This is a predicted structure of a 95-nucleotide RNA (SAM riboswitch aptamer (S box leader)) from Geodermatophilus chilensis. It was read from a public genome assembly, where an Rfam model found it. It matches the Rfam family "SAM riboswitch aptamer (S box leader)". About the family: The SAM riboswitch is found upstream of a number of genes which code for proteins involved in methionine or cysteine biosynthesis in Gram-positive bacteria. NCBI's taxonomy places the organism under Bacteria, Actinomycetota, Actinomycetes, Geodermatophilaceae, Geodermatophilus.
RNA sequence: ACGCCAUCCGGAGCGGCCGAGAGACCUGGCUCGACGACGCCGCAGCAACCCCCCGCCACGGCGGACGAGGGUGCUACUGCCAGGAACGAUGGAGG
Repeated sequence: ACGCCAUCCGGAGCGGCCGAGAGACCUGGCUCGACGACGCCGCAGCAACCCCCCGCCACGGCGGACGAGGGUGCUACUGCCAGGAACGAUGGAGG
């Protein structure tokens, strides 16, 4: 690469840089955006997927607790909404 499992109506923004589109793709709608969106960087924060911690175990896993710490993730609108499709995103264990 690739497939597998889980989750996706809760939560959490400031500063700097940039400069025209952006909310993944198609159609329709709605919304954000020169009062600077989107993106990138820094800091801050949210959350609790994994590690760490506790208990159980038939040793394959299962349950609980924590946000101090480690690895990710996330911080307009329900993945913005409806329909669609070889849907997508994030995490984990494989490979």